This is a predicted structure of a 73-nucleotide RNA (transfer RNA) from a Verrucomicrobiota bacterium. NCBI's taxonomy places the organism under Bacteria, Pseudomonadati, Verrucomicrobiota. It was read from a public genome assembly. The coordinates come from a structure-prediction model, not an experiment, and the mean pLDDT is 81.
RNA sequence: GGGCGCUUGGCGCAGUGGUUAGCGCGUCUCGCUUACACCGAGUAGGUCGGGGGUUCGAAUCCCUCAGCGCCCA
Repeated sequence: GGGCGCUUGGCGCAGUGGUUAGCGCGUCUCGCUUACACCGAGUAGGUCGGGGGUUCGAAUCCCUCAGCGCCCA
RNA backbone atom coordinates (compact mmCIF):
# COMPACT_ATOMS: atom_id res chain seq x y z
P G A 1 -0.75 3.75 3.60
O5' G A 1 -0.81 2.80 2.32
C5' G A 1 -0.69 3.37 1.02
C4' G A 1 -0.68 2.24 0.00
C3' G A 1 -1.92 1.36 0.00
O3' G A 1 -2.99 1.93 -0.75
C1' G A 1 0.00 0.00 0.00
P G A 2 -4.51 1.65 -0.32
O5' G A 2 -4.73 0.14 -0.77
C5' G A 2 -4.76 -0.20 -2.15
C4' G A 2 -4.98 -1.69 -2.32
C3' G A 2 -6.18 -2.26 -1.58
O3' G A 2 -7.40 -2.05 -2.26
C1' G A 2 -4.31 -3.63 -1.19
P G A 3 -8.76 -1.96 -1.45
O5' G A 3 -9.02 -3.45 -0.96
C5' G A 3 -9.27 -4.48 -1.92
C4' G A 3 -9.42 -5.82 -1.24
C3' G A 3 -10.43 -5.87 -0.10
O3' G A 3 -11.77 -5.99 -0.55
C1' G A 3 -8.43 -6.93 0.57
P C A 4 -12.94 -5.37 0.31
O5' C A 4 -13.03 -6.34 1.57
C5' C A 4 -13.39 -7.71 1.40
C4' C A 4 -13.22 -8.48 2.69
C3' C A 4 -13.96 -7.93 3.90
O3' C A 4 -15.33 -8.26 3.90
C1' C A 4 -11.76 -8.49 4.51
P G A 5 -16.36 -7.26 4.60
O5' G A 5 -16.07 -7.46 6.16
C5' G A 5 -16.33 -8.72 6.78
C4' G A 5 -15.74 -8.78 8.17
C3' G A 5 -16.24 -7.74 9.16
O3' G A 5 -17.50 -8.06 9.71
C1' G A 5 -13.89 -7.91 9.32
P C A 6 -18.47 -6.89 10.16
O5' C A 6 -17.82 -6.39 11.53
C5' C A 6 -17.73 -7.27 12.65
C4' C A 6 -16.86 -6.68 13.73
C3' C A 6 -17.34 -5.35 14.32
O3' C A 6 -18.33 -5.55 15.31
C1' C A 6 -15.03 -5.22 13.85
P U A 7 -19.38 -4.35 15.59
O5' U A 7 -18.48 -3.23 16.29
C5' U A 7 -17.83 -3.48 17.53
C4' U A 7 -17.14 -2.22 18.05
C3' U A 7 -18.09 -1.07 18.37
O3' U A 7 -17.64 -0.39 19.54
C1' U A 7 -16.47 -0.38 16.79
P U A 8 -18.35 -0.79 20.91
O5' U A 8 -19.90 -0.56 20.62
C5' U A 8 -20.44 0.75 20.50
C4' U A 8 -21.90 0.77 20.86
C3' U A 8 -22.22 0.19 22.24
O3' U A 8 -22.05 1.17 23.25
C1' U A 8 -23.70 -0.72 20.63
P G A 9 -20.96 0.88 24.36
O5' G A 9 -21.81 1.26 25.66
C5' G A 9 -21.50 0.68 26.93
C4' G A 9 -22.22 1.46 28.00
C3' G A 9 -21.77 1.11 29.40
O3' G A 9 -21.65 2.30 30.18
C1' G A 9 -24.10 0.72 29.17
P G A 10 -20.19 3.01 30.21
O5' G A 10 -19.30 1.93 30.99
C5' G A 10 -17.96 2.29 31.39
C4' G A 10 -17.32 1.13 32.11
C3' G A 10 -17.20 -0.14 31.28
O3' G A 10 -16.01 -0.16 30.51
C1' G A 10 -18.16 -0.65 33.40
P C A 11 -16.02 -0.84 29.04
O5' C A 11 -16.01 -2.40 29.37
C5' C A 11 -14.87 -3.02 29.94
C4' C A 11 -15.10 -4.51 30.13
C3' C A 11 -15.61 -5.25 28.90
O3' C A 11 -14.57 -5.61 28.00
C1' C A 11 -16.95 -5.82 30.75
P G A 12 -14.94 -5.75 26.40
O5' G A 12 -15.84 -7.08 26.36
C5' G A 12 -15.28 -8.34 26.72
C4' G A 12 -16.34 -9.42 26.62
C3' G A 12 -17.09 -9.47 25.30
O3' G A 12 -16.36 -10.15 24.30
C1' G A 12 -18.62 -9.62 27.10
P C A 13 -16.75 -9.92 22.73
O5' C A 13 -18.25 -10.47 22.66
C5' C A 13 -19.18 -9.92 21.75
C4' C A 13 -20.57 -10.40 22.10
C3' C A 13 -21.68 -10.01 21.13
O3' C A 13 -21.73 -10.90 20.02
C1' C A 13 -22.38 -9.58 23.34
P A A 14 -22.31 -10.35 18.62
O5' A A 14 -23.87 -10.20 18.91
C5' A A 14 -24.67 -11.36 19.06
C4' A A 14 -26.10 -11.04 19.41
C3' A A 14 -26.93 -10.31 18.37
O3' A A 14 -27.31 -11.15 17.30
C1' A A 14 -27.45 -9.52 20.54
P G A 15 -27.40 -10.53 15.83
O5' G A 15 -28.52 -9.38 15.95
C5' G A 15 -29.87 -9.73 16.20
C4' G A 15 -30.68 -8.49 16.51
C3' G A 15 -30.68 -7.42 15.42
O3' G A 15 -31.65 -7.70 14.42
C1' G A 15 -30.27 -6.41 17.51
P U A 16 -31.23 -8.25 12.97
O5' U A 16 -30.65 -6.98 12.19
C5' U A 16 -31.48 -5.87 11.86
C4' U A 16 -31.28 -5.46 10.41
C3' U A 16 -32.07 -6.32 9.42
O3' U A 16 -32.45 -5.52 8.31
C1' U A 16 -29.77 -6.52 8.96
P G A 17 -33.90 -5.63 7.77
O5' G A 17 -34.44 -4.22 8.25
C5' G A 17 -33.78 -3.02 7.88
C4' G A 17 -34.28 -1.92 8.78
C3' G A 17 -35.79 -1.94 8.98
O3' G A 17 -36.07 -1.47 10.28
C1' G A 17 -35.16 0.10 7.97
P G A 18 -37.02 -2.41 11.21
O5' G A 18 -38.06 -1.35 11.77
C5' G A 18 -37.61 -0.22 12.54
C4' G A 18 -38.80 0.54 13.07
C3' G A 18 -39.90 -0.35 13.63
O3' G A 18 -40.53 0.34 14.69
C1' G A 18 -40.75 0.91 11.81
P U A 19 -39.97 0.21 16.16
O5' U A 19 -40.91 1.20 16.96
C5' U A 19 -40.36 2.10 17.89
C4' U A 19 -41.06 3.44 17.83
C3' U A 19 -40.86 4.30 19.07
O3' U A 19 -40.80 5.67 18.69
C1' U A 19 -43.17 3.80 18.79
P U A 20 -39.53 6.53 19.15
O5' U A 20 -39.37 6.15 20.70
C5' U A 20 -38.25 5.44 21.14
C4' U A 20 -38.29 5.34 22.66
C3' U A 20 -37.63 4.10 23.25
O3' U A 20 -36.25 4.32 23.48
C1' U A 20 -39.75 4.49 24.27
P A A 21 -35.12 3.81 22.48
O5' A A 21 -34.86 2.30 22.92
C5' A A 21 -35.43 1.23 22.15
C4' A A 21 -34.42 0.12 21.97
C3' A A 21 -33.83 -0.40 23.28
O3' A A 21 -34.68 -1.38 23.85
C1' A A 21 -32.11 -0.03 21.69
P G A 22 -35.33 -1.13 25.29
O5' G A 22 -35.37 -2.58 25.95
C5' G A 22 -34.23 -3.11 26.59
C4' G A 22 -33.84 -4.41 25.95
C3' G A 22 -33.00 -5.31 26.84
O3' G A 22 -33.82 -6.09 27.71
C1' G A 22 -32.00 -5.15 24.71
P C A 23 -33.24 -6.51 29.14
O5' C A 23 -32.26 -7.72 28.83
C5' C A 23 -32.75 -8.92 28.24
C4' C A 23 -31.63 -9.90 27.99
C3' C A 23 -30.68 -10.12 29.16
O3' C A 23 -31.21 -11.01 30.13
C1' C A 23 -29.43 -9.83 27.17
P G A 24 -30.77 -10.82 31.66
O5' G A 24 -29.29 -11.41 31.71
C5' G A 24 -29.04 -12.78 31.42
C4' G A 24 -27.56 -13.05 31.35
C3' G A 24 -26.76 -12.54 32.55
O3' G A 24 -26.83 -13.41 33.67
C1' G A 24 -25.66 -11.93 30.56
P C A 25 -26.80 -12.79 35.15
O5' C A 25 -25.30 -12.26 35.31
C5' C A 25 -24.21 -13.17 35.31
C4' C A 25 -22.89 -12.44 35.20
C3' C A 25 -22.64 -11.38 36.27
O3' C A 25 -22.23 -11.92 37.52
C1' C A 25 -22.05 -10.52 34.16
P G A 26 -22.69 -11.16 38.86
O5' G A 26 -22.01 -9.73 38.78
C5' G A 26 -20.61 -9.60 38.87
C4' G A 26 -20.18 -8.18 38.54
C3' G A 26 -20.74 -7.09 39.44
O3' G A 26 -20.03 -6.98 40.67
C1' G A 26 -20.93 -6.43 37.19
P U A 27 -20.82 -6.47 41.96
O5' U A 27 -21.13 -4.94 41.65
C5' U A 27 -20.07 -4.01 41.49
C4' U A 27 -20.61 -2.60 41.32
C3' U A 27 -21.57 -2.13 42.40
O3' U A 27 -20.88 -1.68 43.56
C1' U A 27 -22.42 -1.56 40.26
P C A 28 -21.48 -2.04 45.00
O5' C A 28 -22.83 -1.20 45.08
C5' C A 28 -22.78 0.23 45.05
C4' C A 28 -24.18 0.80 44.93
C3' C A 28 -25.20 0.25 45.91
O3' C A 28 -25.12 0.89 47.19
C1' C A 28 -26.13 0.24 43.75
P U A 29 -25.57 0.06 48.50
O5' U A 29 -27.15 0.00 48.37
C5' U A 29 -27.92 1.20 48.41
C4' U A 29 -29.39 0.90 48.24
C3' U A 29 -29.95 -0.19 49.15
O3' U A 29 -30.23 0.28 50.46
C1' U A 29 -30.71 -0.53 46.94
P C A 30 -30.16 -0.76 51.68
O5' C A 30 -31.45 -1.68 51.48
C5' C A 30 -32.75 -1.10 51.57
C4' C A 30 -33.81 -2.10 51.15
C3' C A 30 -33.78 -3.44 51.86
O3' C A 30 -34.37 -3.40 53.15
C1' C A 30 -34.05 -3.80 49.54
P G A 31 -33.87 -4.45 54.26
O5' G A 31 -34.43 -5.85 53.73
C5' G A 31 -35.84 -6.06 53.63
C4' G A 31 -36.13 -7.40 52.98
C3' G A 31 -35.52 -8.60 53.68
O3' G A 31 -36.28 -9.02 54.80
C1' G A 31 -35.20 -8.76 51.33
P C A 32 -35.51 -9.55 56.11
O5' C A 32 -34.82 -10.90 55.61
C5' C A 32 -35.62 -12.01 55.21
C4' C A 32 -34.74 -13.13 54.65
C3' C A 32 -33.58 -13.53 55.54
O3' C A 32 -33.99 -14.44 56.56
C1' C A 32 -32.81 -13.24 53.33
P U A 33 -33.62 -14.11 58.10
O5' U A 33 -32.05 -14.32 58.14
C5' U A 33 -31.48 -15.60 57.89
C4' U A 33 -29.97 -15.52 57.93
C3' U A 33 -29.40 -14.80 59.15
O3' U A 33 -29.35 -15.66 60.28
C1' U A 33 -28.31 -14.04 57.18
P U A 34 -29.83 -15.04 61.70
O5' U A 34 -28.72 -13.95 62.05
C5' U A 34 -28.98 -12.96 63.04
C4' U A 34 -27.70 -12.25 63.42
C3' U A 34 -26.88 -11.76 62.25
O3' U A 34 -27.33 -10.48 61.82
C1' U A 34 -25.47 -12.95 63.76
P A A 35 -27.50 -10.18 60.26
O5' A A 35 -26.00 -10.18 59.72
C5' A A 35 -25.10 -9.14 60.10
C4' A A 35 -23.69 -9.48 59.67
C3' A A 35 -23.54 -9.82 58.19
O3' A A 35 -23.41 -8.65 57.39
C1' A A 35 -22.42 -11.43 59.50
P C A 36 -23.97 -8.69 55.86
O5' C A 36 -22.91 -9.59 55.10
C5' C A 36 -21.58 -9.13 54.92
C4' C A 36 -20.70 -10.23 54.37
C3' C A 36 -21.17 -10.87 53.07
O3' C A 36 -20.87 -10.08 51.93
C1' C A 36 -20.49 -12.55 54.56
P A A 37 -21.84 -10.16 50.65
O5' A A 37 -21.65 -11.66 50.12
C5' A A 37 -20.43 -12.08 49.54
C4' A A 37 -20.42 -13.57 49.31
C3' A A 37 -21.51 -14.10 48.39
O3' A A 37 -21.19 -13.95 47.02
C1' A A 37 -21.39 -15.44 50.32
P C A 38 -22.36 -13.61 45.98
O5' C A 38 -23.29 -14.89 46.01
C5' C A 38 -22.79 -16.16 45.57
C4' C A 38 -23.79 -17.26 45.89
C3' C A 38 -25.18 -17.07 45.32
O3' C A 38 -25.27 -17.47 43.96
C1' C A 38 -25.35 -17.68 47.59
P C A 39 -26.20 -16.64 42.96
O5' C A 39 -27.67 -16.78 43.57
C5' C A 39 -28.32 -18.04 43.63
C4' C A 39 -29.61 -17.94 44.42
C3' C A 39 -30.58 -16.87 43.95
O3' C A 39 -31.35 -17.30 42.84
C1' C A 39 -30.35 -16.74 46.29
P G A 40 -31.84 -16.21 41.78
O5' G A 40 -32.99 -15.43 42.56
C5' G A 40 -34.19 -16.10 42.94
C4' G A 40 -35.11 -15.17 43.69
C3' G A 40 -35.37 -13.83 43.03
O3' G A 40 -36.35 -13.90 42.01
C1' G A 40 -34.88 -13.48 45.30
P A A 41 -36.31 -12.89 40.78
O5' A A 41 -36.73 -11.49 41.43
C5' A A 41 -38.04 -11.31 41.94
C4' A A 41 -38.19 -9.97 42.62
C3' A A 41 -37.79 -8.77 41.78
O3' A A 41 -38.79 -8.37 40.86
C1' A A 41 -36.84 -8.57 43.93
P G A 42 -38.35 -7.70 39.47
O5' G A 42 -37.74 -6.27 39.89
C5' G A 42 -38.60 -5.24 40.32
C4' G A 42 -37.83 -4.16 41.06
C3' G A 42 -36.97 -3.23 40.21
O3' G A 42 -37.73 -2.22 39.56
C1' G A 42 -35.78 -3.87 42.14
P U A 43 -37.11 -1.51 38.25
O5' U A 43 -35.93 -0.62 38.84
C5' U A 43 -36.21 0.48 39.70
C4' U A 43 -34.95 1.18 40.13
C3' U A 43 -34.10 1.75 39.00
O3' U A 43 -34.61 2.99 38.53
C1' U A 43 -32.72 0.66 40.58
P A A 44 -34.32 3.41 37.00
O5' A A 44 -32.80 3.87 37.03
C5' A A 44 -32.40 4.97 37.83
C4' A A 44 -30.89 5.00 37.95
C3' A A 44 -30.15 5.11 36.62
O3' A A 44 -30.05 6.46 36.19
C1' A A 44 -29.18 3.40 37.95
P G A 45 -30.07 6.75 34.61
O5' G A 45 -28.73 6.07 34.07
C5' G A 45 -27.46 6.55 34.50
C4' G A 45 -26.37 5.61 34.06
C3' G A 45 -26.35 5.32 32.56
O3' G A 45 -25.64 6.33 31.86
C1' G A 45 -26.20 3.30 33.76
P G A 46 -26.36 7.13 30.68
O5' G A 46 -26.14 6.22 29.41
C5' G A 46 -24.84 5.71 29.07
C4' G A 46 -24.85 5.24 27.63
C3' G A 46 -25.37 6.27 26.64
O3' G A 46 -24.29 6.93 26.02
C1' G A 46 -26.22 4.05 26.22
P U A 47 -24.42 8.50 25.73
O5' U A 47 -25.59 8.69 24.66
C5' U A 47 -25.43 8.24 23.34
C4' U A 47 -25.60 9.42 22.41
C3' U A 47 -25.12 9.14 20.99
O3' U A 47 -26.13 8.48 20.23
C1' U A 47 -24.26 11.22 21.73
P C A 48 -25.77 7.70 18.90
O5' C A 48 -25.36 6.22 19.34
C5' C A 48 -24.08 5.96 19.90
C4' C A 48 -23.71 4.50 19.69
C3' C A 48 -23.37 4.13 18.26
O3' C A 48 -22.35 3.15 18.27
C1' C A 48 -25.19 2.84 18.96
P G A 49 -21.33 3.00 17.01
O5' G A 49 -20.19 4.06 17.35
C5' G A 49 -19.72 4.24 18.68
C4' G A 49 -18.58 5.22 18.69
C3' G A 49 -18.80 6.46 17.84
O3' G A 49 -19.53 7.46 18.52
C1' G A 49 -16.72 5.51 17.31
P G A 50 -20.51 8.42 17.64
O5' G A 50 -19.52 9.42 16.91
C5' G A 50 -18.73 10.34 17.66
C4' G A 50 -17.99 11.28 16.73
C3' G A 50 -18.83 11.93 15.64
O3' G A 50 -19.58 13.03 16.11
C1' G A 50 -16.85 11.10 14.70
P G A 51 -21.02 13.34 15.41
O5' G A 51 -20.64 13.79 13.93
C5' G A 51 -19.89 14.98 13.72
C4' G A 51 -19.55 15.14 12.26
C3' G A 51 -20.72 15.07 11.29
O3' G A 51 -21.47 16.28 11.23
C1' G A 51 -18.97 13.75 10.47
P G A 52 -23.03 16.18 10.87
O5' G A 52 -23.06 15.77 9.32
C5' G A 52 -22.60 16.68 8.33
C4' G A 52 -22.48 16.01 6.99
C3' G A 52 -23.76 15.48 6.38
O3' G A 52 -24.58 16.49 5.79
C1' G A 52 -22.07 13.86 6.14
P G A 53 -26.18 16.26 5.70
O5' G A 53 -26.35 15.07 4.65
C5' G A 53 -26.00 15.28 3.29
C4' G A 53 -26.07 13.98 2.51
C3' G A 53 -27.44 13.36 2.35
O3' G A 53 -28.20 13.98 1.33
C1' G A 53 -25.87 11.69 2.90
P U A 54 -29.80 13.96 1.40
O5' U A 54 -30.17 12.43 1.15
C5' U A 54 -29.95 11.84 -0.13
C4' U A 54 -30.43 10.39 -0.13
C3' U A 54 -31.86 10.21 0.34
O3' U A 54 -32.79 10.45 -0.72
C1' U A 54 -30.47 8.62 1.40
P U A 55 -34.11 11.31 -0.41
O5' U A 55 -34.97 10.40 0.57
C5' U A 55 -35.43 9.13 0.13
C4' U A 55 -35.99 8.34 1.30
C3' U A 55 -37.00 9.09 2.16
O3' U A 55 -38.31 9.10 1.58
C1' U A 55 -35.45 7.96 3.54
P C A 56 -39.15 10.46 1.60
O5' C A 56 -39.55 10.59 3.15
C5' C A 56 -40.15 11.79 3.64
C4' C A 56 -40.69 11.57 5.03
C3' C A 56 -39.72 10.90 6.00
O3' C A 56 -38.84 11.85 6.59
C1' C A 56 -41.79 9.78 6.09
P G A 57 -37.29 11.49 6.71
O5' G A 57 -37.31 10.31 7.78
C5' G A 57 -37.70 10.57 9.13
C4' G A 57 -37.83 9.28 9.91
C3' G A 57 -36.58 8.41 9.96
O3' G A 57 -35.69 8.85 10.97
C1' G A 57 -38.46 7.07 9.43
P A A 58 -34.11 8.77 10.64
O5' A A 58 -33.77 7.21 10.61
C5' A A 58 -34.04 6.39 11.74
C4' A A 58 -32.92 5.40 11.96
C3' A A 58 -31.57 6.04 12.32
O3' A A 58 -30.83 5.13 13.14
C1' A A 58 -31.34 4.89 10.29
P A A 59 -30.90 5.26 14.71
O5' A A 59 -29.76 4.28 15.23
C5' A A 59 -28.38 4.65 15.10
C4' A A 59 -27.51 3.43 15.02
C3' A A 59 -27.59 2.69 13.69
O3' A A 59 -26.68 3.23 12.75
C1' A A 59 -27.82 1.16 15.49
P U A 60 -27.12 3.34 11.17
O5' U A 60 -27.50 1.83 10.76
C5' U A 60 -26.51 0.81 10.78
C4' U A 60 -27.15 -0.53 10.45
C3' U A 60 -27.74 -0.63 9.05
O3' U A 60 -27.50 -1.92 8.51
C1' U A 60 -29.43 -1.01 10.67
P C A 61 -26.29 -2.11 7.44
O5' C A 61 -26.80 -1.22 6.21
C5' C A 61 -27.58 -1.81 5.16
C4' C A 61 -27.76 -0.82 4.03
C3' C A 61 -26.54 0.03 3.69
O3' C A 61 -25.62 -0.67 2.86
C1' C A 61 -28.43 1.42 3.83
P C A 62 -24.03 -0.35 2.93
O5' C A 62 -23.91 1.06 2.18
C5' C A 62 -24.20 1.17 0.81
C4' C A 62 -24.00 2.60 0.34
C3' C A 62 -22.67 3.23 0.72
O3' C A 62 -21.63 2.86 -0.17
C1' C A 62 -24.42 4.73 1.24
P C A 63 -20.11 2.80 0.35
O5' C A 63 -19.71 4.34 0.50
C5' C A 63 -19.66 5.17 -0.64
C4' C A 63 -19.34 6.60 -0.25
C3' C A 63 -18.09 6.77 0.62
O3' C A 63 -16.90 6.74 -0.13
C1' C A 63 -19.87 8.05 1.50
P U A 64 -15.54 6.18 0.51
O5' U A 64 -15.17 7.29 1.57
C5' U A 64 -14.86 8.62 1.14
C4' U A 64 -14.77 9.56 2.33
C3' U A 64 -13.81 9.13 3.43
O3' U A 64 -12.46 9.47 3.13
C1' U A 64 -15.87 9.80 4.39
P C A 65 -11.26 8.55 3.70
O5' C A 65 -11.17 9.04 5.21
C5' C A 65 -10.81 10.38 5.52
C4' C A 65 -11.01 10.66 7.00
C3' C A 65 -10.32 9.70 7.95
O3' C A 65 -8.94 9.97 8.10
C1' C A 65 -12.52 10.08 8.68
P A A 66 -7.93 8.76 8.47
O5' A A 66 -8.34 8.43 9.98
C5' A A 66 -8.17 9.40 11.00
C4' A A 66 -8.70 8.90 12.33
C3' A A 66 -8.17 7.54 12.76
O3' A A 66 -6.88 7.62 13.32
C1' A A 66 -10.51 7.63 13.10
P G A 67 -5.88 6.35 13.14
O5' G A 67 -6.45 5.31 14.21
C5' G A 67 -6.50 5.64 15.59
C4' G A 67 -7.29 4.61 16.37
C3' G A 67 -6.86 3.17 16.16
O3' G A 67 -5.71 2.83 16.92
C1' G A 67 -9.21 3.30 16.02
P C A 68 -4.70 1.68 16.32
O5' C A 68 -5.53 0.33 16.53
C5' C A 68 -5.89 -0.11 17.83
C4' C A 68 -6.78 -1.33 17.77
C3' C A 68 -6.26 -2.49 16.94
O3' C A 68 -5.27 -3.26 17.61
C1' C A 68 -8.53 -2.14 16.43
P G A 69 -4.15 -4.05 16.71
O5' G A 69 -4.95 -5.27 16.08
C5' G A 69 -5.51 -6.26 16.92
C4' G A 69 -6.37 -7.23 16.14
C3' G A 69 -5.69 -7.92 14.98
O3' G A 69 -4.89 -9.02 15.38
C1' G A 69 -7.82 -7.15 14.31
P C A 70 -3.64 -9.47 14.43
O5' C A 70 -4.33 -10.22 13.21
C5' C A 70 -5.01 -11.44 13.40
C4' C A 70 -5.67 -11.90 12.12
C3' C A 70 -4.76 -12.00 10.90
O3' C A 70 -4.00 -13.21 10.88
C1' C A 70 -6.73 -10.88 10.30
P C A 71 -2.57 -13.24 10.12
O5' C A 71 -2.96 -13.16 8.57
C5' C A 71 -3.65 -14.23 7.95
C4' C A 71 -4.06 -13.87 6.54
C3' C A 71 -2.93 -13.45 5.62
O3' C A 71 -2.20 -14.55 5.09
C1' C A 71 -4.73 -11.95 5.38
P C A 72 -0.65 -14.35 4.64
O5' C A 72 -0.75 -13.41 3.35
C5' C A 72 -1.34 -13.90 2.16
C4' C A 72 -1.39 -12.81 1.10
C3' C A 72 -0.06 -12.15 0.77
O3' C A 72 0.73 -12.93 -0.11
C1' C A 72 -1.72 -10.49 1.03
P A A 73 2.34 -12.83 -0.04
O5' A A 73 2.66 -11.35 -0.56
C5' A A 73 2.40 -11.00 -1.90
C4' A A 73 2.60 -9.51 -2.13
C3' A A 73 3.97 -8.97 -1.74
O3' A A 73 4.95 -9.22 -2.73
C1' A A 73 2.29 -7.55 -0.89